[in-house]
Context: one part of a larger RNA
RNA sequence: GGAUGAACGCUGGCGGCGUGCUUAACACAUGCAAGUCGAACGCACCUUCGGGUGAGUGGCGGACGGGUGAGUAACGCGUGAGAAUCAGCCCUUAGGAGGGGGAUAACGGCUGGAAACGGCCGCUAAUACCCCAUAUGCCGAGAGGUGAAACGAGAAAUCGCCUGAGGAUGAGCUCGCGUCUGAUUAGCUAGUUGGUGAGGUAAGAGCUUACCAAGGCAUUGAUCAGUAGCUGGUCUGAGAGGAUGAUCAGCCACACUGGGACUGAGACACGGCCCAGGCUCCUACGGGAGGCAGCAGUGGGGAAUUUUCCGCAAUGGGCGCAAGCCUGACGGAGCAACGCCGCGUGAGGGACGAAGGCCUCUGGGCUGUAAACCUCUUUUCUCAAGGAAGAAGAUCUGACGGUACUUGAGGAAUAAGCCACGGCUAAUUCCGUGCCAGCAGCCGCGGUAAUACGGGAGUGGCAAGCGUUAUCC
Numbered sequence: 001g002g003a004u005g006a007a008c009g010c011u012g013g014c015g016g017c018g019u020g021c022u023u024a025a026c027a028c029a030u031g032c033a034a035g036u037c038g039a040a041c042g043c044a045c046c047u048u049c050g051g052g053u054g055a056g057u058g059g060c061g062g063a064c065g066g067g068u069g070a071g072u073a074a075c076g077c078g079u080g081a082g083a084a085u086c087a088g089c090c091c092u093u094a095g096g097a098g099g100g101g102g103a104u105a106a107c108g109g110c111u112g113g114a115a116a117c118g119g120c121c122g123c124u125a126a127u128a129c130c131c132c133a134u135a136u137g138c139c140g141a142g143a144g145g146u147g148a149a150a151c152g153a154g155a156a157a158u159c160g161c162c163u164g165a166g167g168a169u170g171a172g173c174u175c176g177c178g179u180c181u182g183a184u185u186a187g188c189u190a191g192u193u194g195g196u197g198a199g200g201u202a203a204g205a206g207c208u209u210a211c212c213a214a215g216g217c218a219u220u221g222a223u224c225a226g227u228a229g230c231u232g233g234u235c236u237g238a239g240a241g242g243a244u245g246a247u248c249a250g251c252c253a254c255a256c257u258g259g260g261a262c263u264g265a266g267a268c269a270c271g272g273c274c275c276a277g278g279c280u281c282c283u284a285c286g287g288g289a290g291g292c293a294g295c296a297g298u299g300g301g302g303a304a305u306u307u308u309c310c311g312c313a314a315u316g317g318g319c320g321c322a323a324g325c326c327u328g329a330c331g332g333a334g335c336a337a338c339g340c341c342g343c344g345u346g347a348g349g350g351a352c353g354a355a356g357g358c359c360u361c362u363g364g365g366c367u368g369u370a371a372a373c374c375u376c377u378u379u380u381c382u383c384a385a386g387g388a389a390g391a392a393g394a395u396c397u398g399a400c401g402g403u404a405c406u407u408g409a410g411g412a413a414u415a416a417g418c419c420a421c422g423g424c425u426a427a428u429u430c431c432g433u434g435c436c437a438g439c440a441g442c443c444g445c446g447g448u449a450a451u452a453c454g455g456g457a458g459u460g461g462c463a464a465g466c467g468u469u470a471u472c473c
Stems, first nucleotide, its partner, number of pairs: 001473004006469005013343006019336002021301001026299003030296003035060003040057002043054004067254003076179007085171003090167007098132004107122006137146003152159002180226003187217003192214008229251004233244004256277005279290004307333001309332003315329001316327004346376004356367004381410006390400001417462005422443003428457005438445002
C1' cells in the first nucleotide's frame, strides 16, 4: 500500500447492487416450513341435484428443495482412467394384460384408559393382497426348472397396468496421481495379508464365515498425536509464491447424543419408526409428549450480525387429465454507511479586502471572494397530476407498488464531518501546564517561552465518511 462476513470512537443527506451469529453442532416459547390425487376404492354428511366436504383404504411425493460444518487427513475431495452394477419418473422400441380367490380399514356394536392411544365381535370395496395359466426373459451343457399384469379409470380424446431391449440422466463400486503439522510419535497389524470352499450384495472384494498358508505396511515416514470439511474460487503479489475456503456453484458429512433396522427405484431417512442416554414438558403417578445445524423469533455466550413482514404475480419443485392445491425454495419489502459504485450539500459575479476572531515588530498580516450583496439553476427536497415493463397465454392474472419513471409548482431552499500538523509524513503559531497532567507506530516529547501534552486560531489530508483495533499478503 492492498484486503475484510469485521468491531469500536466521532459524525451522518440520497440512490443502485450486494452482504449480514466468524462466538455456544448452547437451550428453545409461538406460528409457519410437504403435501396432493374423488378420473383407484368403499363409507358418512351436505346439496341449488351440477356437485361438494370429512376421516379412512390405495397411489405418487415426503431420499428433492432448505440448514449446518460437529466429525472426517479419508478414494472424503480434486483430477484422470476403469468394470463386476442398479434405477421410480422421462424418451424410443418389441410384445402382452387369460382364469380364479380370500381378506381388511373406514363403518356398526360392546369395551379399557386421565391422556396418548387402544382391545374384542360383526360387515364391505379397490389400480390393496394372493393362487393358477401363459412368455420373447432368467438359470442350465441338456433334460428341465423358474417366472407378469389392473377385461382398471374416463362421456370421449386419452390416462394408466405387465415383460423385454436401447437411450437420457442419476446413483453405487475400483484404481493412478495430488491433498496440513509433529520423530521430544519407530515400529504397526490377527480378518491382519493371500488362497480354497460356502454365504452375501444391485454389483467386484475378507464384505462375512470355515479351513489352509504366513503374510501385509513402514525413515520415499507406517503407527500414534494435534489440527482441519474438500474444490471451483477469494485476497495479495510483476510473477513464482504466500494466505484463505463468508456470500455463489460442485462434492462430502451431519440432523439432541449413541446404536439399529423397516418401507422403498432410491434412506439406514432434519420436520419417519424402534432401543438406550441426557434434557424439557404433561399426568388422575398407572403412563405419555418433544427435538429450529428450515423461515422468522427468544434466552444465553460474545467486540459483534436483521422482521415473530408481503406474495405464490414470476422462476422452480410435489401431486393432479385438468381446474387447481401445497411450497419461509423463491420473488419481494423491512432493519444495518457492513461493503462497492454513483450523486448531492449549489453556480457565476462580488473589496487593495466589512464586522468579528487570531497573530503582531502596532506598520500590519491571516481567516478571505470567504461572507454580505447581485444574477442564475433545481440534481436533491416538499407538494400535486399521470403512471409502467416485468404476463409467458386469446381473455383473465403483479406481492413488489400508486414503486420506478414522466410532467408541473415551490424555494438556495433539507444536507459536513473526521483525523493530522517534531522527524519518518503533506500541514505552524499563540495561550495554559511545568518530568505534573498527559502523548506515543518507531525515534522519542513534558523538569517556566513545549511547532510533540490540553485549548484557540490557522493549515494539510480524506470525505458521507474519517480515524483506531484485529487478521492476511
A computed fold for a 473-nucleotide part of an RNA from a metagenome, annotated as small-subunit ribosomal RNA, 5' domain. The RNAcentral record of the full RNA draws on SILVA. Rfam family: Bacterial small subunit ribosomal RNA. Gene Ontology terms of the family: ribosome and structural constituent of ribosome. Model confidence (mean pLDDT): 87 of 100.